The prediction has a mean pLDDT of 88. This is a predicted structure of a 354-nucleotide part of an RNA (small-subunit ribosomal RNA, central domain) from an uncultured archaeon.
[in-house]
Context: one part of a larger RNA
RNA sequence: UUGGGCCUAAAGCGUCCGUAGCUGGCCGGACAAGUCCGUUGGGAAAUCCGCGCGCUCAACGCGCGGGCGUCCAGCGGAAACUGUCCGGCUUGGGGCCGGAAGACCUGAGGGGUACGUCCGGGGUAGGAGUGAAAUCCUGUAAUCUCGGACGGACCGUCUGUGGCGAAAGCGCCUCAGGAAGACGGACCCGACAGUGAGGGACGAAAGCCAGGGUCUCGAACCGGAUUAGAUACCCGGGUAGUCCUGGCUGUAAACGAUGUCCGCUAGGUGUGGCGCAGGCUACGAGCCUGCGCUGUGCCGUAGGGAAGCCGUGAAGCGGACCGCCUGGGAAGUACGUCUGCAAGGAUGAAACUU
Numbered sequence: 001u002u003g004g005g006c007c008u009a010a011a012g013c014g015u016c017c018g019u020a021g022c023u024g025g026c027c028g029g030a031c032a033a034g035u036c037c038g039u040u041g042g043g044a045a046a047u048c049c050g051c052g053c054g055c056u057c058a059a060c061g062c063g064c065g066g067g068c069g070u071c072c073a074g075c076g077g078a079a080a081c082u083g084u085c086c087g088g089c090u091u092g093g094g095g096c097c098g099g100a101a102g103a104c105c106u107g108a109g110g111g112g113u114a115c116g117u118c119c120g121g122g123g124u125a126g127g128a129g130u131g132a133a134a135u136c137c138u139g140u141a142a143u144c145u146c147g148g149a150c151g152g153a154c155c156g157u158c159u160g161u162g163g164c165g166a167a168a169g170c171g172c173c174u175c176a177g178g179a180a181g182a183c184g185g186a187c188c189c190g191a192c193a194g195u196g197a198g199g200g201a202c203g204a205a206a207g208c209c210a211g212g213g214u215c216u217c218g219a220a221c222c223g224g225a226u227u228a229g230a231u232a233c234c235c236g237g238g239u240a241g242u243c244c245u246g247g248c249u250g251u252a253a254a255c256g257a258u259g260u261c262c263g264c265u266a267g268g269u270g271u272g273g274c275g276c277a278g279g280c281u282a283c284g285a286g287c288c289u290g291c292g293c294u295g296u297g298c299c300g301u302a303g304g305g306a307a308g309c310c311g312u313g314a315a316g317c318g319g320a321c322c323g324c325c326u327g328g329g330a331a332g333u334a335c336g337u338c339u340g341c342a343a344g345g346a347u348g349a350a351a352c353u354u
Stems, first nucleotide, its partner, number of pairs: 004325003007308002012322001014202004021195003025089007033082002035078008048066007092192001093189003096185003104178007111155002115151008126137002163170002207248006217241001221237004259321006267299014303310002327354003336347004
């Protein structure tokens, strides 16, 4: 390389948008580039095969014929498929309208408990902490209790293998603005699509820059214990940080360790959203039952799998496109390049070793 793979053995980019490219629904017509057929020509020689001949034979050589010659070109033809152009269609896709659900996003306003500090009243000897203690707080009155003020962070119960979002993620209330999906519609457009190398945007926590804020918690750090030691686990403190605004970083067990999209292939049972039908009704956006579509769980058939397990939300059966893997270590290192304020990130070897 061919082949084979990527849930857990090496391997799905963190996620989405999208350029080139690749791929592409149904019907009709035209063309004939691809495709196919015929024919003509090119396709050196040697090599190979057959026959004959020449070296005493053979190897070898010579002559004639055949074959090979992936392939190319001219001419003539075919029109199913691909392609191009033209016309049409509606099932893919998009749009419009309707009611409904939602911790979806952004901004603003408001609220709540706890906590901390301070002020005032009551009250007196302890409090806190642990396996046990000590450090620590406390007679300048703590802990406890009542009232009040201020402050920052957070949002219990409801809460649900519930919901929303591309992922990261999102949870007090109200308002404003914005977005997405599902469902329903005898409506509109008419293939406008899928994927996506490069590229772009978003992207937890920690970290960085500037400014603010600092209640709690709390790396580092300081004490107290424990211990042989204890640079820890436990206890008392505590800076950065944790919070906000603007900018940077661009990583993660960024996980379903499962790329995106489409079609096909038994069921059973929960649950969220919408619709339809039937029954009940104290008539209410009410209750119950069944069905359809769409999410989200559990079990399971065929089938798959090394097994665990997956099983209409596939890891089954197929198709389109992209990414990635090729023994372990050295190593996600070195060098170079790009990027970042830095920390670092991206790309990414080899010697050697086994």